This is a predicted structure of an 84-nucleotide RNA (transfer RNA) from a Gaiellales bacterium. The RNAcentral record of the sequence draws on ENA and MGnify. Its Rfam family is "tRNA". Rfam links the family to the GO term triplet codon-amino acid adaptor activity. By type it is a transfer RNA.
[in-house]
RNA sequence: GCCCGGGUGGCGGAGUUGGUAGACGCGGGGGACUUAAAAUCCCCUUCUCCUCGGAGAGCACAGGUUCGAAUCCUGUCCCGGGCA
Numbered sequence: 001g002c003c004c005g006g007g008u009g010g011c012g013g014a015g016u017u018g019g020u021a022g023a024c025g026c027g028g029g030g031g032a033c034u035u036a037a038a039a040u041c042c043c044c045u046u047c048u049c050c051u052c053g054g055a056g057a058g059c060a061c062a063g064g065u066u067c068g069a070a071u072c073c074u075g076u077c078c079c080g081g082g083c084a
Base pairs, nucleotide, nucleotide: 001083002082003081004080005079006078007077010026011025012024019067027045028044029043030042031041032040046057047056048055049054050053060076061075062074063073064072
């Protein structure tokens, strides 16, 4: 240099049929149970704003296509693999 795969909450990782973003697990917080613990079970767990019930933003970055993009197209950055 060329080719292929990947980049999504604190972490791993799903979602590619373009139509509610974050299933499931780990970690964290609260509660139940217990004499107390462990185990187990239940609830919560992206960010910002406020009138606390809602609103807005958000999938590496920047554009494009579209009524609508994590998903399709182009360029760039980063990680892994292959060829030279």